[in-house]
Context: one part of a larger RNA
RNA sequence: UUGGGUUUAAAGGGUGCGUAGGCGGCCUGUCAAGUCAGCGGUUAAACGUCCGGGCUCAACCUGGGCUUGCCGUUGAAACUGGGAGGCUUGAUUGCGCUGGAGGCCGGCGGAAUUCGUAGUGUAGCGGUGAAAUGCAUAGAUAUUACGAAGAACACCGAUUGCGUAGGCAGCCGGCCAUAACGCAAAUGACGCUGAUGCACGAAAGUGCGGGGAUCGAACAGGAUUAGAUACCCUGGUAGUCCGCACAGUAAACGAUGAAUACUUGUUCUUGGCGAUAUAGUGUCAGGGGCAAAGCGAAAGCGAUAAGUAUUCCACCUGGGGAGUACGCCGGCAACGGUGAAACUC
Numbered sequence: 001u002u003g004g005g006u007u008u009a010a011a012g013g014g015u016g017c018g019u020a021g022g023c024g025g026c027c028u029g030u031c032a033a034g035u036c037a038g039c040g041g042u043u044a045a046a047c048g049u050c051c052g053g054g055c056u057c058a059a060c061c062u063g064g065g066c067u068u069g070c071c072g073u074u075g076a077a078a079c080u081g082g083g084a085g086g087c088u089u090g091a092u093u094g095c096g097c098u099g100g101a102g103g104c105c106g107g108c109g110g111a112a113u114u115c116g117u118a119g120u121g122u123a124g125c126g127g128u129g130a131a132a133u134g135c136a137u138a139g140a141u142a143u144u145a146c147g148a149a150g151a152a153c154a155c156c157g158a159u160u161g162c163g164u165a166g167g168c169a170g171c172c173g174g175c176c177a178u179a180a181c182g183c184a185a186a187u188g189a190c191g192c193u194g195a196u197g198c199a200c201g202a203a204a205g206u207g208c209g210g211g212g213a214u215c216g217a218a219c220a221g222g223a224u225u226a227g228a229u230a231c232c233c234u235g236g237u238a239g240u241c242c243g244c245a246c247a248g249u250a251a252a253c254g255a256u257g258a259a260u261a262c263u264u265g266u267u268c269u270u271g272g273c274g275a276u277a278u279a280g281u282g283u284c285a286g287g288g289g290c291a292a293a294g295c296g297a298a299a300g301c302g303a304u305a306a307g308u309a310u311u312c313c314a315c316c317u318g319g320g321g322a323g324u325a326c327g328c329c330g331g332c333a334a335c336g337g338u339g340a341a342a343c344u345c
Base pairs, nucleotide, nucleotide: 004316005315006314007299008298012313014200015199016198017197021193022192023191025087026086027085028084030082031081033080034079035076036075037074038073039072040071041070042069048066049065050064051063052062053061054060090190091187092186093185094183095182096181098179099178102176103175104174105173106172107171108170109153113149114148115147116146117145118144119143120142124135125134161168162167205246206245207244208243209242210241215239219235220234221233222232257312258311259310260309261308262307264291265290266289267288268287269286270285271284272283273282274281294301295300318345319344320343327338328337329336330335
């Protein structure tokens, strides 16, 4: 390379939008680039190979065919393609209706925590396996009242819902976005995928400015222990929160790329629409469970496929060395992206 693969053995890009490219619905003419057929030219000889011939055979010598390609020409028109016309099922728009913790901004609320002030009150509190460090007669802990601050929103709550992914939960308002369903009014293939690119992207981290209640890397002390740079305890800085900017990684997981079509049942559930009228039911879209066929090394998957097929992208090719070195690109840095080899088993 071919082939074979990518849930768990190596392997799906963190996610979206989208450029080039690749691929692309139904019908009717047309062209003839691809495609197919006929004919012609060329494809030197030798070599090779097939069928023969000549040296007694063979090596060797020799005759003929082939050498799948390219060019020209004449045709064919099913398929692919170009161009023309048409269609409505794919796609989009419209109208109606519904849903949601979808996003951004602003306002408000109660419980808890800590702190402050004041009252009551007195000797302990706290913590642990047991203790000690710590706090407390300068009155702690407990309890009551008032006040302040910051962060998070119990119950509802679910096998729920929404979002492309990351993710999203107190209540109210504003703005923005979105999906399903119903109607079948409009456009008439406008589609799918998507290298490069652009955007988004948990937590931790970085810069500047705020904020700082709780918790809490680092750090300090107390324990434990042979030791204890830990697990446990008392404190505690960065951080945790907000604004702006950067960073760009995760077991970013369904460890399962996106799209389309087809394929046997059952059960629960969310949102529409319909029928019915006492709870049984149909259909569309979503979320779960269990199975048939089939698939799979098995575990298992099974209309939300890992089944049957097609299109496009990404990725894999023994373990270690190594996601390292070097180079390049990005970044304030931390670091990220790309990414080897020697050697060794």